The RNA shown here (transfer RNA) has 58 nucleotides and comes from Portunus trituberculatus.
Order: sequence, then C1' cells, then structure tokens
RNA sequence: UAGUGUAGUGGUUAGCACGCUAGGCUCACAACCGAGAGGGCCUGGGUUCAAGUCCCAG
Repeated sequence: UAGUGUAGUGGUUAGCACGCUAGGCUCACAACCGAGAGGGCCUGGGUUCAAGUCCCAG
C1' cells in the first nucleotide's frame, strides 16, 4: 500500500480479508457458493542494472 484493515526485508505482471458489483440459490431478504471490478505503494529527491522495500527532506 484498493472504500477500510493488513502482508510484502532489493528481482516474474503487488497479494489477502472485509466491503462493493452482477450472477447462482430463495416466494423474497439474509446467509452461503463460485466469479468480477477496484491500487503502482503519502509527496519530492537520491543510491542501484533493478526500489513498496535502502538513504535524505517534508
């Protein structure tokens, strides 16, 4: 660090839970089931072949 919470101790296209969306199920709602959408990581700078990860400032 996704709407909220949280994982990710330098290397493949950044995960998980809740929530959300439509579907299944139901007379209907909830619950349940599987699916989908949604983030490039507070901002700016630096180091490095490579930074969410290390350093500096706010």

The prediction has a mean pLDDT of 82. Rfam family: tRNA. Its family is annotated with triplet codon-amino acid adaptor activity in the Gene Ontology. Rfam classes the family as a transfer RNA. Rfam's curators write: Transfer RNA (tRNA) molecules are approximately 80 nucleotides in length.